[in-house]
The RNA shown here (transfer RNA) has 74 nucleotides and comes from a Promethearchaeota archaeon. Model confidence (mean pLDDT): 81 of 100. NCBI's taxonomy places the organism under Archaea, Promethearchaeati, Promethearchaeota. Rfam family: tRNA. From the family's description: Transfer RNA (tRNA) molecules are approximately 80 nucleotides in length. The family's RNA type in Rfam is transfer RNA.
RNA sequence: GCCGCUGUAGCUCAGUUAGGCAGAGCGUCUGACUUGUAAUCAGAUGGUCAUGGGUUCGAUCCCCAUCAGCGGCU
Numbered sequence: 001g002c003c004g005c006u007g008u009a010g011c012u013c014a015g016u017u018a019g020g021c022a023g024a025g026c027g028u029c030u031g032a033c034u035u036g037u038a039a040u041c042a043g044a045u046g047g048u049c050a051u052g053g054g055u056u057c058g059a060u061c062c063c064c065a066u067c068a069g070c071g072g073c074u
Stems, first nucleotide, its partner, number of pairs: 001073007010026004020057001027045006050066005
């Protein structure tokens, strides 16, 4: 230098196939239970979907560029 993959909540990841209200588990907080803690149960808490632009009535999703990480080739 070229090619491919990945980037979504504090963490681990779905969701993209086929554009139409952004989700799960863990975590955190509060309460119940307990002599107390843990566990359990109930409720609450979570987002610039890496960044910028384009297409569209509408974009996490499609297109372009850029950034970061990983891998391969040279």